[in-house]
RNA sequence: ACAUCAAGAGUUGGGCUGACGCCCAACACCAACCUGCCUUCCCGGGCAAGGUGGUGCCUUCCAGAUCGGAAGGGAUGUGGCCUCUCGGCAACCAAACGGG
Numbered sequence: 001a002c003a004u005c006a007a008g009a010g011u012u013g014g015g016c017u018g019a020c021g022c023c024c025a026a027c028a029c030c031a032a033c034c035u036g037c038c039u040u041c042c043c044g045g046g047c048a049a050g051g052u053g054g055u056g057c058c059u060u061c062c063a064g065a066u067c068g069g070a071a072g073g074g075a076u077g078u079g080g081c082c083u084c085u086c087g088g089c090a091a092c093c094a095a096a097c098g099g100g
Stems, first nucleotide, its partner, number of pairs: 001078005010027007028055003033051003036047003041100004057073006080089003
C1' cells in the first nucleotide's frame, strides 16, 4: 500500500487473580489469505497438503422493537525452510468438475 473482518470452529491440564478474567501447554476443530495440487494455459469451482491465522473483534455515531448503515480503532493475509552467492528442499493416500 492493497484485500478481508459475512459465515465457521473448544475442550482438558497448569499458572496468576479477591473476583471478572488473563497467560501458557496439549490435543481437537474451523477457515481457501499465500504456495501447491485436482489441471496442459486462463477463469470459475474444489482439496486443510506446505506457510500463516482463527475457535468473543471493540468503540462511537445514525437509525432504532429488530434488522441495518457509517466512521474510527484493532486484527489477519499478501508462501515456508536451507544457503555467503549460485542454487537447492518439502508440500497427502485428499479433491470435481464447468467454461474459454